[in-house]
Context: one part of a larger RNA
RNA sequence: GGUAUACGGUGAAUGCCUUGGCACUUAAAGGCGAUGAAAGACGUGGUAAGCUGCGAUAAGCUUCGGGGAGUGGCACACACACUUUGAUCCGGAGAUUUCUGAAUGGGGAAACCCACCUUAACUGGUAUUUUACACCCAAUUCAUAAGUGUAAAAAGCAAACGUCGGGAAGUGAAACAUCUCAGUACCGACAGGAAAGUAAAUCAAACGAGAUUUCCCUAGUAGUGGCGAGCGAACGGGAAUCAGCCCAAACCUAGGUCAUUUUUGACUUAGGGGUUGUGGGACCUCAAUAUGAGACUGAAUGCAUUAGAUGAAUAAGCUGGAAAGCUUAGCGAUAGAGGGUGAUAGCCCCGUAAUUUAAAGUGCAAACAGCUCUAGAGGUAUCCCGAGUACCACCGGACACGUGAAAUCCGCUGGGAAUCUGGGGGGACCACCCUCCAAGGCUAAAUACUAAUAAGUGACCGAUAGAGGACAAGUACCGUGAGGGAAAGGUGAAAAGAACCCCGAGAGGGGAGUGAAAUAGAACCUGAAACCGUAUAUCU
Repeated sequence: GGUAUACGGUGAAUGCCUUGGCACUUAAAGGCGAUGAAAGACGUGGUAAGCUGCGAUAAGCUUCGGGGAGUGGCACACACACUUUGAUCCGGAGAUUUCUGAAUGGGGAAACCCACCUUAACUGGUAUUUUACACCCAAUUCAUAAGUGUAAAAAGCAAACGUCGGGAAGUGAAACAUCUCAGUACCGACAGGAAAGUAAAUCAAACGAGAUUUCCCUAGUAGUGGCGAGCGAACGGGAAUCAGCCCAAACCUAGGUCAUUUUUGACUUAGGGGUUGUGGGACCUCAAUAUGAGACUGAAUGCAUUAGAUGAAUAAGCUGGAAAGCUUAGCGAUAGAGGGUGAUAGCCCCGUAAUUUAAAGUGCAAACAGCUCUAGAGGUAUCCCGAGUACCACCGGACACGUGAAAUCCGCUGGGAAUCUGGGGGGACCACCCUCCAAGGCUAAAUACUAAUAAGUGACCGAUAGAGGACAAGUACCGUGAGGGAAAGGUGAAAAGAACCCCGAGAGGGGAGUGAAAUAGAACCUGAAACCGUAUAUCU
């Protein structure tokens, strides 16, 4: 020095565990904010660094309910307190709520500085914009702009979902330019609990349907396409859900302004009227005050929700440190979901099934009440039926449809109608036929999503996994900054966390003691390997 065996050190794998995650389901909620949000700074405890809570009333104050013995958060300890005159704790409602922050008296390098008016007071007020009203008032006579005051509203934040306005490229086409990726990512504006869309100028096809939205088919079909790569409908059928309405105009009445010779006309305000495509309405005549509806407001009452309450049934022996294990004999079950307890418990504890509860707040439903809306017949052919609109041209865009035979829809520019004997559509265009009524508006449900809440589920993870984060984690640390971003879980059933003695300066160790176990001793469950030793054997 090698090898083997035994025993150790180091080391942290592995096994077991789970406080934390991941994905989803159901319900509920879908917002917060000038009554100052979200997010923070600084404070606040007897001792107090961090987290949590709270705000100079500062781990809290008041009150109304619940609850019933301990309590003063994580978090031990000491001290000192509170509490059956009901604390701590849980829930409802209030009070307080420094400073920053939309931040709003002015400023500012956020959490700071400096004002004015007012008040007994460091009490309250003083930003901007828009709208309404009032006052005041230039050039400029009236007036207006400007200015001033009062009132109301707005702003900012938030995960996805939504609508609108802008809008790529990597890529694919095996290169690349039309094309694709894709109207995607991203940027901007704005909104709601959903949004958008919605009551036919729609489809259809010679039969008919009857708003919108979403899903399944139709169908990877018809098409489109350097006819490449690719893109990709609709009709129709089946489901979910169902709901329809209001204006403008004609005409009438009343008021106002201007014009006008009486008579009127124009414009305008308010009320009535009216809302349609077997065309409707106005107008004239007749009849009539009925019937139903509501998506609006209130509401007896009920239900739910924000604390809770009641809640069945087991003993002995044995092993063991410990019984829930084993044996024997029982019991309950509308409760054998689950968790805990010194090993595996229906009957020990918390719970579970079932039943039940609210002073106060909130939500939903709702008898009923209010309010709003709602009807016919005939005649006439005088009036009305959404205008820089429809439509056309050029050029773009959207339509599954790349300009094509290219309808349809939208837009810039230039032209520019008609009012029912009217107008649009039926994929160039024309005729016939069919069908619908644009150029105003509103509308629940079925649909999308989940930051936050509650309950639950998993052939999901189990500490290099699962969130980056099971731990003082978006922390420590890095970066001027935008930003990047860790490592780190486990004594034991219970601290019973090792009194006392000895060696040592201490660290550490040896006894003693605790414990089932201390090779469970805090560098603490298990404790592999690499690596390092000690002892013995053997080889050289």

The prediction has a mean pLDDT of 85. This is a predicted structure of a 540-nucleotide part of an RNA (large-subunit ribosomal RNA, domain I) from Bdellovibrionales bacterium RIFCSPHIGHO2_01_FULL_40_29. The sequence was found in a public genome assembly. Taxonomically the source falls in Bdellovibrionales (Bacteria, Pseudomonadati, Bdellovibrionota, Bdellovibrionia).